């Protein structure tokens, strides 16, 4: 250089073109406990970027950024 593919809360993951975007860890806040943990309950918080399609886009097109294979 060239083909393929990936990006969604602090981590990691689901997501048929219309749902309040899942879930689990962490992290708060409460029940329980003599305190802690353990368990239980409840809450915060995420669609890499820019344009296009489309009544409607995390889903699809195009380009770009980062990453990863694999080829040369």
């Nucleotide at each position: 250089g060239g083909u393929c593919g990936u990006a969604u809360a602090g981590u990691g993951u689901a997501g048929u073109g219309g749902u309040u975007a899942u879930c689990a860890c962490c992290c708060c806040g409460g029940a329980u406990u003599u305190u802690g943990a353990u368990u239980c309950c409840g809450g915060u918080g995420a669609c890499c970027c820019c344009g296009g399609u489309u009544c409607g886009a995390c889903u699809c097109c195009g380009g770009g950024u980062a990453u990863g294979a694999c080829c040369a």